Annotation: RNAcentral holds the full RNA, with entries from Greengenes. The part of an RNA shown here (small-subunit ribosomal RNA, central domain) has 346 nucleotides and comes from Coraliitalea coralii. Rfam family: Bacterial small subunit ribosomal RNA. Its family is annotated with structural constituent of ribosome and ribosome in the Gene Ontology. Lineage of the source: Bacteria > Flavobacteriia > Flavobacteriales > Flavobacteriaceae > Coraliitalea.
Context: one part of a larger RNA
RNA sequence: UUGGGUUUAAAGGGUCCGUAGGCGGGCCGUUAAGUCAGGGGUGAAAUACUGCGGCUCAACCGUAGAGGUGCCCUUGAUACUGGCGGUCUUGAGUCACGGUGGGGCGGCCGGAAUAUGUGGUGUAGCGGUGAAAUGCAUAGAUAUCACAUAGAACACCGAUCGCGAAGGCAGGUCGCCAACCGUGUACUGACGCUGAUGGACGAAAGCGUGGGGAGCGAACGGGAUUAGAUACCCCGGUAGUCCACGCCGUAAACGAUGGACACUAGCUGUCGGGCCUUUGGGCUCGGCGGCCAAGCGAAAGUGAUAAGUGUCCCACCUGGGGAGUACGUUCGCAAGAAUGAAACUC
Numbered sequence: 001u002u003g004g005g006u007u008u009a010a011a012g013g014g015u016c017c018g019u020a021g022g023c024g025g026g027c028c029g030u031u032a033a034g035u036c037a038g039g040g041g042u043g044a045a046a047u048a049c050u051g052c053g054g055c056u057c058a059a060c061c062g063u064a065g066a067g068g069u070g071c072c073c074u075u076g077a078u079a080c081u082g083g084c085g086g087u088c089u090u091g092a093g094u095c096a097c098g099g100u101g102g103g104g105c106g107g108c109c110g111g112a113a114u115a116u117g118u119g120g121u122g123u124a125g126c127g128g129u130g131a132a133a134u135g136c137a138u139a140g141a142u143a144u145c146a147c148a149u150a151g152a153a154c155a156c157c158g159a160u161c162g163c164g165a166a167g168g169c170a171g172g173u174c175g176c177c178a179a180c181c182g183u184g185u186a187c188u189g190a191c192g193c194u195g196a197u198g199g200a201c202g203a204a205a206g207c208g209u210g211g212g213g214a215g216c217g218a219a220c221g222g223g224a225u226u227a228g229a230u231a232c233c234c235c236g237g238u239a240g241u242c243c244a245c246g247c248c249g250u251a252a253a254c255g256a257u258g259g260a261c262a263c264u265a266g267c268u269g270u271c272g273g274g275c276c277u278u279u280g281g282g283c284u285c286g287g288c289g290g291c292c293a294a295g296c297g298a299a300a301g302u303g304a305u306a307a308g309u310g311u312c313c314c315a316c317c318u319g320g321g322g323a324g325u326a327c328g329u330u331c332g333c334a335a336g337a338a339u340g341a342a343a344c345u346c
Base pairs, nucleotide, nucleotide: 004317005316006315007300008299012314014201015200016199017198021194022193023192025088026087027086028085029084030083031082033081034080035077036076037075038074039073040072041071042070049065050064051063052062053061054060091191092188093187094186095184096183097182098181099180100179103177104176105175106174107173108172109171110154114150115149116148117147118146119145120144121143125136126135162169163168206247207246208245209244210243211242215241216240220236221235222234223233258313259312260311261310262309263308266291267290268289269288270287271286272285273284274283275282276281295302296301319346320345321344328339329338330337331336
């Protein structure tokens, strides 16, 4: 390489959009490029294969023959693939009506809690722990009442729930934007699937500039614990956490399971619609779960939300360590990210 694989053994890209490319629904006609058949040309010699022969055999040599995947020309065939033309509606999309959500963006508003400030009441402790101490407090703390200010997060509802491509999304309300689902045989008429390169989005931490800073809290200081304690516990506390704009581009970015379509027993729960109903429920479409048939699987398990049976496209794997390292290159302000070896060794 061929092959075989990718939930957990090595292996699914973090997610989506989409370029080239690959692949692609039913029917009719046409063409004859692929495909198939006949004929012709070419396919040098040597070598290789077969028969016969020559050196005593063999190696070696001579001679005859067969074959030669291929290429070219030509005459046909037309099922399949392709090209062209026509047509269809089930794939895909559009429209109308109805509905769903914690989908996104922006503004405004709310209460509880916490902290701080001011004032009142009030007096000796408070706080913290396994026990303590550091700490706070007679300059009046803790507790309690009133008022004011600030930032961050939204108890209950809340779920085994919903939405989103993923990351992710939860107080209320208004505006804007998008999505999805159902019903309708209204419209277009294959307009589709996938997607190398590319683009956009992308938790947390981190970076730049300017704000903000209540609580929490890397670093740091102190108190304990301990043989030590650069920790676990306690008292403090800076960056950060929050906002705006711009970077970074990673993750156990996980269902450790790429996307699309079709097919293959059931039972049960739930969310959003539709139809029917004898209001008990039944049927149906779309999601989210549980248990299982066949099958699959090394097993665990999976099982219509497949890891089953098939088709198409992309990505990735090929013993462990060295190593996601070095070098080079691209990107980045940096941190670093991406791409990604070898020697050597077992």